[in-house]
Context: one part of a larger RNA
């Protein structure tokens, strides 16, 4: 020099991405205790004070020697009061820096986000705002149920029965949850159009016994073979409805008020309809550290507004919310070697040296 460990003057986060890290803090008992609030909680909020050891003084709860009642006797009932044993109060005294005298044992407060809460999870880089949860809702399933294994048999659903059970999305709770069914998917429908095999053969061909032909050849009955119109033929598609807590989608341009700006208003043009409630520079905001406030002496974070939402918005739920949280984000109050800035001890290494 490094590592463990322990202590420090004055200051007291000035460290740093951030108080990370190590202090503070703590056990019991008494006071006391705010917003808010699902009236359970917030709460061990906060915040004070006490806390050995002696002596004396009461209280209590057990025990029953001893007494006293009954009784023949025992049991047995009941007590001033002695005694042991036990909890607990006062009052007065002593010691020490220090009395939960070692050890063990919450720092705390305010504001936001996000998830409702306890759970659950990436064995070994992530415990989380991710999963999962009760609770909404949609849809499938009438029981040899839908669905699930399986090649079946046969199981499982389930020795259940729609207040059961499958499969999807939301995610306690409060307030609510808009518009569009044109496209896509499910659902009833079912005249009409298209539509396979299958039926159906019109027709054609192939081969030929016979005929004809000097010969090449030509023509060709049944039969078998091959091919094949016309009609006939179902779901599905086409076609008509419906349906969104179903896949999804939810508009541009231009002009308008007696200062200016701005547009309740107006024309126009596309669409199935053009984003409602509520929230908003946001876990979303590019430009941007937006603009005003507030907090600081100074604040790309951080709260509270605004609204020009690049590119929120209503169960891939909107927006609120007490309680919780090894979560995240910001701020105070404590307290500290994080740090001014080092220092010193112990203990290991490294180092000489043998």
């Nucleotide at each position: 020099g490094c590592c463990c460990u322990g202590c420090u003057a004055a200051g007291g986060a000035a460290c740093u991405c951030g108080g990370c890290a190590a202090u503070c803090u703590g056990g019991c008992c008494c006071c006391g205790u705010a917003a808010c609030u699902u009236c359970g909680g917030a709460a061990g909020a906060a915040g004070g004070g006490g806390u050995g050891c002696c002596u004396c003084c009461g209280a209590g709860g057990g025990u029953a020697a001893c007494g006293g009642c009954u009784g023949a006797a025992a049991c047995g009932c009941c007590g001033c009061u002695c005694g042991c044993c036990u909890u607990u109060g006062g009052a007065g005294g002593u010691c020490g820096c220090a009395g939960c005298g070692a050890a063990g044992a919450g720092g705390g407060c305010c504001u936001g986000g996000c998830g409702a809460c306890u759970g659950u999870u990436u064995a070994c880089c992530a415990a989380a705002a991710a999963c999962a949860c009760a609770g909404c809702u949609c849809u499938c399933u009438g029981c040899g149920a839908a669905g699930g294994a399986g090649a079946a048999a046969u199981c499982c659903g389930a020795c259940g029965u729609a207040u059961a059970g499958g499969g999807g999305g939301u995610g306690a709770c409060g307030c609510c949850u808009g518009g569009c069914c044109a496209a896509u998917g499910c659902c009833c429908g079912u005249c009409g159009g298209u539509u396979a095999a299958g039926g159906g053969g019109a027709g054609a061909g192939g081969u030929c016994a016979g005929c004809c032909g000097c010969a090449a050849g030509g023509u060709g009955c049944a039969g078998c073979c091959u091919c094949a119109a016309a009609c006939u033929g179902a779901a599905g598609c086409c076609c008509g409805g419906g349906u969104g807590a179903a896949u999804g989608c939810c508009g541009g341009c231009c002009g308008u008020a007696a200062c200016u700006c701005u547009a309740a208003c107006g024309g126009u043009c596309c669409u199935a309809u053009g984003g409602u409630a509520g929230c908003a520079a946001a876990a979303u905001u590019c430009c941007u550290u937006g603009u005003c406030g507030g907090g600081u002496a100074a604040g790309u974070u951080c709260c509270g507004a605004c609204c020009c939402g690049c590119a929120c918005g209503a169960a891939a739920g909107g927006c609120g919310u007490a309680a919780c949280g090894a979560u995240u984000a910001g701020g105070c109050c404590g307290c500290u070697g994080u740090c001014u800035c080092a220092g010193c001890a112990g203990g290991g290494c490294a180092c000489u040296c043998g």

Background: Predicted 3D model of a 354-nucleotide part of an RNA (large-subunit ribosomal RNA, domain IV) from a Pseudomonadota bacterium. Taxonomically the source falls in Pseudomonadota (Bacteria, Pseudomonadati). The coordinates come from a structure-prediction model, not an experiment, and the mean pLDDT is 87.